The prediction has a mean pLDDT of 76.
The RNA shown here (Glycine riboswitch aptamer) has 99 nucleotides and comes from Micromonospora parastrephiae.
The source organism's lineage runs through Bacteria, Bacillati, Micromonosporales, Micromonosporaceae and Micromonospora.
It was read from a public genome assembly, where an Rfam model found it.
Of the family's consensus pairs, 85% are formed in the model.

RNA sequence: ACCACCCACGUGGGAGAGACCGCCCGACAGCACCCGGGGCGGCGCCGAAGGGGCAAAUCCUCCCCGGAACCUCUCAGGCAAAAGGACCUCGUGGGCAGG
Numbered sequence: 001a002c003c004a005c006c007c008a009c010g011u012g013g014g015a016g017a018g019a020c021c022g023c024c025c026g027a028c029a030g031c032a033c034c035c036g037g038g039g040c041g042g043c044g045c046c047g048a049a050g051g052g053g054c055a056a057a058u059c060c061u062c063c064c065c066g067g068a069a070c071c072u073c074u075c076a077g078g079c080a081a082a083a084g085g086a087c088c089u090c091g092u093g094g095g096c097a098g099g
Base pairs, nucleotide, nucleotide: 002099003098005095006094007093008092009091010090012088013087018043020042021041022040023039024038025037044079045078046077050075051073052072053071058068059067060066
């Protein structure tokens, strides 16, 4: 110096599921309806922030024990857009000990 591993930052990509129902507020407005905004309640769903669990299945091993996850549970979060988003590409900085 390079490769691999970990962390942080930046960058590009990044799925799923009702922009459902009811009520209220505000705006418009002579009244009502519709559209858009906010709040509350209800049911239905999604899982890839985070969190719980190994009960099933899978992987680390031939077995036991143990562990892990994009597995599972949906507490949280999410179900138009925005935001978020595991994970992956590229770049920069740092750490660590191995080749």